[in-house]
């Protein structure tokens, strides 16, 4: 000096208004939200985490136009998607969860 063991911290957001109803933050109209890594900056590309499963494995959603060397990532427009259990049917409430985790930042030996 580089690397490793190990340790510490961090690590998911969102129902506001109106309507119907005995009852709905669950239905209807409008509203609101977007984990991590990669790559021209991404909920919708690629991969991962989360979820389900005894395991193998399974697992959502985007187009058009513009700029540019380069963008399904930016700008403009119009769309779309969202585990399980509970409850009047839930991406937004309550619960498993004071949990787990992709990963991010920091500390850092012995030995070589």
């Nucleotide at each position: 000096a580089a690397a490793u063991a190990u340790c510490u911290u961090c690590g998911g957001g969102g129902c506001g208004a109106g309507g119907u109803g005995a009852a709905a933050u669950u239905c209807c109209u409008c509203a609101c939200c977007g984990g991590c890594a990669g790559u021209a900056a991404a909920g919708u590309c690629u991969g991962c985490g989360a979820g389900c499963g005894a395991a193998a494995g399974c697992u959502g959603a985007u187009u058009c136009g513009g700029u540019g060397c380069a963008a399904u990532u930016c700008c403009g427009a119009a769309a779309c998607c969202g585990a399980c259990g509970g409850u009047a049917u839930a991406g937004u409430c309550c619960g498993g969860a004071u949990g787990g985790a992709a990963g991010a930042a920091g500390a850092g030996a012995a030995a070589u």
Predicted 3D model of a 112-nucleotide RNA (FMN riboswitch aptamer (RFN element)). The model forms 97% of the base pairs in the Rfam consensus. The coordinates come from a structure-prediction model, not an experiment, and the mean pLDDT is 85. The sequence was found by an Rfam model in a public genome assembly.